[in-house]
RNA sequence: GGGGUUUUAGCUCAAUAGGUAGAGCAUAGGCUUUGCAAGCAUAUGGUUACAGGUUCGAGACCUGUAGACUCCA
Numbered sequence: 001g002g003g004g005u006u007u008u009a010g011c012u013c014a015a016u017a018g019g020u021a022g023a024g025c026a027u028a029g030g031c032u033u034u035g036c037a038a039g040c041a042u043a044u045g046g047u048u049a050c051a052g053g054u055u056c057g058a059g060a061c062c063u064g065u066a067g068a069c070u071c072c073a
Stems, first nucleotide, its partner, number of pairs: 001072007010025004019056001027043002030040002049065005
């Protein structure tokens, strides 16, 4: 220098073919216990890397930029 994959909650990851952004873990308080752990139900937490474009509508499609991984040179 060129190719490929990837970027979503604090962490690990979903989201079929474009149509209300979710799960598990973690965190908070509650129930339960003499207390702790475990368990149960609830809540909090998101500019979907960034900037544009297409569309009635973008996490998804297109372009550019940046980061990470990988292959070639």
Transfer RNA from Aplysina fulva, 73 nucleotides, folded computationally.
The coordinates come from a structure-prediction model, not an experiment, and the mean pLDDT is 81.
Rfam family: tRNA. It is annotated as a transfer RNA.
RNAcentral holds the sequence, with entries from ENA.